A computed fold for a 268-nucleotide part of an RNA from a Candidatus Microgenomates bacterium, annotated as large-subunit ribosomal RNA, domain VI. NCBI's taxonomy places the organism under Bacteria, Bacteria candidate phyla, Candidatus Microgenomatota. Rfam family: Bacterial large subunit ribosomal RNA.
Context: one part of a larger RNA
RNA sequence: CGUUCGAGAUUUGAAAGGAGCCGUCCCUAGUACGAGAGGACUGGGAUGGGGGAAUCCCUGGUGUGCCAGUUGUACCCUAAAGGGGCAACGCUGGGUAGCUAUAUUCCCAACUGAUAACCGCUGAAAGCAUCUAAGUGGGAAGCAGUCCUUAAGAUUAGAUCUCGUGCCGCCGUAAGGCGGUUGAAAACCCCUUGUAGAUCACGAGGUUGAUAGGCGGGCAGUGUAAGCACCGUAAGGUGUUCAGCUUACCCGUACUAAUGGUUAAAGA
Numbered sequence: 001c002g003u004u005c006g007a008g009a010u011u012u013g014a015a016a017g018g019a020g021c022c023g024u025c026c027c028u029a030g031u032a033c034g035a036g037a038g039g040a041c042u043g044g045g046a047u048g049g050g051g052g053a054a055u056c057c058c059u060g061g062u063g064u065g066c067c068a069g070u071u072g073u074a075c076c077c078u079a080a081a082g083g084g085g086c087a088a089c090g091c092u093g094g095g096u097a098g099c100u101a102u103a104u105u106c107c108c109a110a111c112u113g114a115u116a117a118c119c120g121c122u123g124a125a126a127g128c129a130u131c132u133a134a135g136u137g138g139g140a141a142g143c144a145g146u147c148c149u150u151a152a153g154a155u156u157a158g159a160u161c162u163c164g165u166g167c168c169g170c171c172g173u174a175a176g177g178c179g180g181u182u183g184a185a186a187a188c189c190c191c192u193u194g195u196a197g198a199u200c201a202c203g204a205g206g207u208u209g210a211u212a213g214g215c216g217g218g219c220a221g222u223g224u225a226a227g228c229a230c231c232g233u234a235a236g237g238u239g240u241u242c243a244g245c246u247u248a249c250c251c252g253u254a255c256u257a258a259u260g261g262u263u264a265a266a267g268a
Base pairs, nucleotide, nucleotide: 001153005164006163007162008161009160010159011158015150016149017148018147021049022048023047024046025045026044027043033038050108051107052106053105054104055103059101060100061099062098066094067093068092069091070090071087072086073085075084076083077082111145112144113143118138119137120136121135166181167180168179169178170177171176187263189261190206191205192204193203194202211257212256213255214253215252216251217250218249220246221245222244227240228239229238230237231236
């Protein structure tokens, strides 16, 4: 831009893409078969390999804005103590959210139709025979459906529901046309943002508000802070104290910020 009024939702599916895999064991059954050795078809059940998708409850990894331990320092706060900076996050031990696989769950199943090679039935031409000439069955991991995804620019532009479509002037018999005004439904810009993200887009919100931050509480992590008291010559230990601190998670709370406004958009 189109889809012949403008929008907001929900959809149909022409078409396209994806998937389609391979074992082992048990029962049927030591049966059929076979002198024996051996050893099925079929049907049913169980469990793996490989591939794929989703997810983070579990098991782990990571977790450079969490906690603790610890070394050096002619640095900083403030003399001590206690902290901060730097040294690969200084090193080390753990670890929330998120992300993640080796973790968890599911799928690669079953069925239907038309067939290939092939196997048939009936059956002439050709008194026989013949699956074929008329007619009519079976038959594959293959083909078409069934499963998953995209999908009406499918210009054949589909369907359903809902919302909005005011006023004035001129022309015209009318349908309608032209001009002006207002600015509907709805949307964009803008702002707070994340389950989204390179940007855009998408999602949640914008005071009739829990969208982000802050604050309060919780979960969870670390592992018993500082100060003081006591014991010890001291390093240190004990008590106060399962303390103190705590990022992304959960709940609550308008304290802060989502202010103010603009644009475009009708009459078939």